RNA sequence: UGGUGGGCUAGUCCGGGUAGUUCGGCAUUACCUGUAACCUGAAAUCGCCGAUAUGCAGGGGACGAAGCCAAUGGAAGGUUUUUCAAGCAGCUAUAGGCCUGGAAUCUCAACUGAGAAGCUCCGUCCUGCUUGGACAGUGUGGAUAUAGGGGCUUGCUGGAAAGCAGGUUUCUAUAUCUUAACUGCAGGAACCGGUCAAGGCCCGGAAGGGAGCAGACCAACUGCAGACUCUUGUCGCUUGCAGGGUAACGGGGUGGAGACGAGUUUCCAGAUAACCUAUAGCUGUAAGGAGAACCGACCUGCGGCGUGCCCACUA
Numbered sequence: 001u002g003g004u005g006g007g008c009u010a011g012u013c014c015g016g017g018u019a020g021u022u023c024g025g026c027a028u029u030a031c032c033u034g035u036a037a038c039c040u041g042a043a044a045u046c047g048c049c050g051a052u053a054u055g056c057a058g059g060g061g062a063c064g065a066a067g068c069c070a071a072u073g074g075a076a077g078g079u080u081u082u083u084c085a086a087g088c089a090g091c092u093a094u095a096g097g098c099c100u101g102g103a104a105u106c107u108c109a110a111c112u113g114a115g116a117a118g119c120u121c122c123g124u125c126c127u128g129c130u131u132g133g134a135c136a137g138u139g140u141g142g143a144u145a146u147a148g149g150g151g152c153u154u155g156c157u158g159g160a161a162a163g164c165a166g167g168u169u170u171c172u173a174u175a176u177c178u179u180a181a182c183u184g185c186a187g188g189a190a191c192c193g194g195u196c197a198a199g200g201c202c203c204g205g206a207a208g209g210g211a212g213c214a215g216a217c218c219a220a221c222u223g224c225a226g227a228c229u230c231u232u233g234u235c236g237c238u239u240g241c242a243g244g245g246u247a248a249c250g251g252g253g254u255g256g257a258g259a260c261g262a263g264u265u266u267c268c269a270g271a272u273a274a275c276c277u278a279u280a281g282c283u284g285u286a287a288g289g290a291g292a293a294c295c296g297a298c299c300u301g302c303g304g305c306g307u308g309c310c311c312a313c314u315a
Stems, first nucleotide, its partner, number of pairs: 001315008011063004015033005023050004038059004067305003073299002077295008087285011099270006106263003111258001118254007125244005132237001133235004137230001139228002141178017182226006193218004201210003
């Protein structure tokens, strides 16, 4: 003198900036920004300071002769502000399209001398009257006479069953009259409608009489069909008369060659509420770009300041 290890001291770091405040600086305040990174207390015309001003009072942590200041250059970022502005939305204006009419052009399809356009008549349509039809609906009676039966009831007779004669009411049949008011088929009640009524039942000595189930027939009633009737209704029907209407369609006549339609392209005129497209202007929004001022970190580190003291080991 160098190296290694330990200790000490001076010291360094624990943020910075802009505005406000102030004569001015710092801090408390507001804002911006940054770090791996402190705490407590007071402070507005107040706290500490004076161009050597970049806080004060107290405490703590990290590092420690470690470091601090810092020119230049570099690469990013933030705040404020100015400006350009794609795109999008809305409004306004203009033009075009869409839309309407006309003309020209070209294309297509069907019709036409087995007769186009045009003209004309009739029918189809409507109204009134009229003749029918169809369908639907209404209705099936009434009167008189005679005969017979049922219900209720009166009188008389008989030994019972019952008989005779009336009253009243109702039903049925037949005949006649009137009428449109008739006909056929089917069903048809446990009894509680009628006639007949096997068997059985009741009265009786008998003769005979009575009630009556099943059953047969009839009838009420129900259904179907036909016939007839009517100041009935309706109509994709129909006769005739009168009037109206006639766009379209059908037919007849006349007429004698075109007539009707669809679309492409172009032009002219119009309309333009909405919708579509383009352009221009205004408004709003806005990706993004550029500039200016300010700011703090990061990298680089010319240069400047500082790099001290003690101990042990070792070369």
Model confidence (mean pLDDT): 77 of 100. This is a predicted structure of a 315-nucleotide RNA (Archaeal signal recognition particle RNA) from Methanosalsum natronophilum. Lineage of the source: Archaea > Methanobacteriota > Methanomicrobia > Methanosarcinaceae > Methanosalsum. Its Rfam family is "Archaeal signal recognition particle RNA". Clan: SRP clan.